[in-house]
Context: one part of a larger RNA
């Protein structure tokens, strides 16, 4: 010097960008943060519609009220699909195929998209809501009847499927891998409608995400030298989507280690960030891509995909409720709260946009997102006025003191400007659609036009006007190092200091003043790292 997710101090005008628990992966009250589909289903609690009957007001045929009807729009709760494995957080673990990069799978999986064939035929028993009844203080459960599917079962039918055997060919990278024939056996569907469509089954092929293997690289420490029994290799049976000691049984007895095994302290990794000329040293906060977690420690279901933050089930700790019998949670999701600490923010706003998820659509959900509050914590930007003015006015402060020298063009006072400010009026763009209506091309659902419709920030930024120097300057230093000095006060005290160091009566170094020097909406210290 640079540089920071800072923090203390004294200061503060404004705007734009980006940023804000580095410490307790502590403990958490409250309230959202993941649903959606009636165009699968049975139904109808709750609105509304209608429509039928009753009752009352009187205006004598309407208005008020009950009541009945799933009949309609649509919808709480259940059944059933899809999503919840994505977004968001953290950084505890982890020195490791974790990650980075480079191969490789002749050992593998992929739900929705997409493109090709193909079929999409028959049958059945249940089951949840609703109803009865019962147990419990709740959470919550139990019995009994009754119903439906795009829920489940059963059968038919099928190959380029999937198992088993035979035959040819062709190709390779050992194990093999492909292609045609043949024979035997197993496996599949769902239907909905407003008739536009959407769904549903099998195979193949892609497309996306994955999984698994290896070569390299990747922290310290020999005051850690030996580790090791599924442990290293074989056969088999199992198990996985799949290879594999993954895992059993049986066989060998090897693997690995000074090229640092083991152990044992650290730590999430690269992109990228600081600095340096540069080699290099240090860092891994925001952003972006992978890991690994989700109150501690295990398991497994379901599912295309989890061993699944806001599912499950056990055990543990801690906290809540309890009728003492039993039961309830899991912010390291967005605010918020206590503790901790030098130290870090709203218990705000829309889904307008961009993006997920479901839906045919409209549309609902989205503390994702995108905005808006706080904070000078950081970068840039802009201003606290410009030009003229010397009786060098007063004041303060110094001297060699009837006077000088500084303060100083500074001030007054002239003219001028009006960013910012304050008021009044104007006002954007971020929006393209989709979905409706009409019309038109093509050919039976696309696409093309055109109309109207959609703004959270927002009456914001932004303009334009009226006023009027008006609303705006401070930190630290002035012995040398290092730019800038005079006085007076103290008298080895008081006190100052980064090093040297300074103060014991003429202190440029302590306080104070005037004056200077330096950055400036910041200065300065303090901690770190170059």
């Nucleotide at each position: 010097g640079g540089a920071u997710g800072a923090a203390c101090g004294c200061u503060a005008g404004c705007g734009a960008u980006a940023g804000g628990c580095u410490u307790a992966a502590c403990a958490c009250a409250u309230g959202c943060a993941a649903g959606u589909c009636g165009a699968g289903g049975g139904g109808c609690a709750g609105c509304a519609u209608u429509a039928u009957c009753a009752a009352a007001g009187c205006u004598u045929g309407c208005u008020u009220u009950g009541a009945u009807a799933g009949a309609u729009g649509g919808c709480g709760a259940c059944c059933g699909g899809c999503g919840c494995a994505c977004g968001g957080g953290u950084g505890c673990g982890u020195a490791a195929c974790a990650c980075g990069u480079a191969u490789g799978c002749a050992a593998c999986u992929u739900a929705c998209c997409c493109a090709u064939a193909a079929a999409g035929c028959g049958a059945g028993g249940a089951u949840a809501a609703c109803c009865c009844g019962g147990a419990g203080a709740a959470a919550u459960u139990c019995g009994g009847a009754c119903u439906a599917a795009u829920a489940c079962u059963c059968g038919a039918u099928a190959g380029u499927a999937u198992u088993a055997u035979u035959a040819a060919g062709a190709g390779g990278c050992a194990u093999c891998u492909u292609u045609u024939a043949a024979u035997a056996a197993u496996u599949a569907a769902a239907g909905a409608u407003u008739u536009a469509u959407c769904g549903a089954u099998u195979a193949u092929g892609g497309a996306u995400a994955g999984g698994c293997a290896u070569g390299c690289g990747c922290a310290u420490g020999a005051u850690u030298a030996g580790c090791u029994a599924g442990u290293u290799g074989g056969u088999g049976g199992g198990g996985u989507a799949a290879c594999g000691g993954c895992u059993c049984a049986c066989c060998a007895a090897g693997g690995c280690g000074a090229c640092g095994a083991u152990c044992a302290u650290u730590a999430g990794g690269g992109g990228u960030u600081c600095u340096g000329a540069g080699a290099g040293g240090a860092a891994g906060g925001u952003c972006c891509c992978c890991c690994a977690c989700a109150c501690u420690g295990g398991u497994a279901c379901u599912g295309a995909g989890a061993c699944a933050c806001g599912g499950a089930c056990c055990a543990g700790a801690c906290u809540c409720c309890u009728a003492c019998g039993g039961g309830a949670g899991g912010c390291a999701g967005c605010a918020g709260u206590g503790a901790g600490g030098a130290a870090u923010a709203u218990u705000g706003g829309u889904c307008a946009a961009u993006g997920g998820a479901c839906g045919a659509g409209a549309g609902u959900c989205u503390g994702a997102a995108c905005c808006a509050g706080c904070c000078a914590a950081a970068u840039c930007g802009c201003g606290u006025g410009a030009a003229g003015g010397a009786a060098g006015a007063c004041u303060g402060c110094c001297c060699u003191a009837a006077g000088g020298g500084u303060u100083g063009u500074a001030a007054a006072c002239u003219u001028c400007u009006u960013u910012u400010g304050u008021g009044u009026g104007g006002g954007a763009a971020u929006a393209a659609a989709a979905g409706a209506u009409a019309g038109c091309a093509c050919g039976u659902g696309u696409g093309c036009u055109a109309u109207a419709u959609u703004g959270u920030a927002u009456g914001u930024a932004c303009c334009a006007u009226a006023c009027g120097a008006a609303u705006a300057a401070g930190g630290a230093u002035c012995g040398g190092c290092u730019a800038a000095c005079u006085c007076c006060g103290u008298g080895c005290c008081a006190g100052c200091a980064g090093c040297c160091g300074c103060g014991g009566u003429a202190a440029u170094a302590c306080g104070g003043a005037g004056g200077a020097u330096c950055c400036g909406a910041g200065c300065g210290u303090u901690a770190u790292c170059c």